[in-house]
RNA sequence: UGUUCUGAGGAGCGCUGCAGCGGUUCCCACCGUGAGGCUCGGUUCAAGCGGACAUCUGUUACAACGGCGCUCGUUCAUA
Numbered sequence: 001u002g003u004u005c006u007g008a009g010g011a012g013c014g015c016u017g018c019a020g021c022g023g024u025u026c027c028c029a030c031c032g033u034g035a036g037g038c039u040c041g042g043u044u045c046a047a048g049c050g051g052a053c054a055u056c057u058g059u060u061a062c063a064a065c066g067g068c069g070c071u072c073g074u075u076c077a078u079a
Base pairs, nucleotide, nucleotide: 001046002045005042006041007040008039009038010072011071012070013069014068015067018037020033021032022031023030024029036065
């Protein structure tokens, strides 16, 4: 860095529909589904770079964001 699985980012309803997914199709496209697909952690595997290895201790950080409308929850402020 990519990747498997997974946790978290408060919850719900409605709408649109890009990507993705499923089906159809020689192709173009069509139909259905579709607003955690993103980020931060843990983790599987692989590649690269650095690095003797192991153990212990200390320090730092633990968020930001997520189409439109509505409802609830939580926190803060004002009255």

Record summary
The RNA shown here (SAH (S-adenosyl-L-homocysteine) riboswitch aptamer) has 79 nucleotides and comes from uncultured Nitrosomonas sp. Its Rfam family is "SAH (S-adenosyl-L-homocysteine) riboswitch aptamer". Rfam 15.1 lists 1,354 matches to the family in 1,132 species. Rfam links the family to the GO terms S-adenosylhomocysteine metabolic process and regulation of gene expression. The source organism's lineage runs through Bacteria, Pseudomonadota, Betaproteobacteria, Nitrosomonadales and Nitrosomonas. The coordinates come from a structure-prediction model, not an experiment, and the mean pLDDT is 75.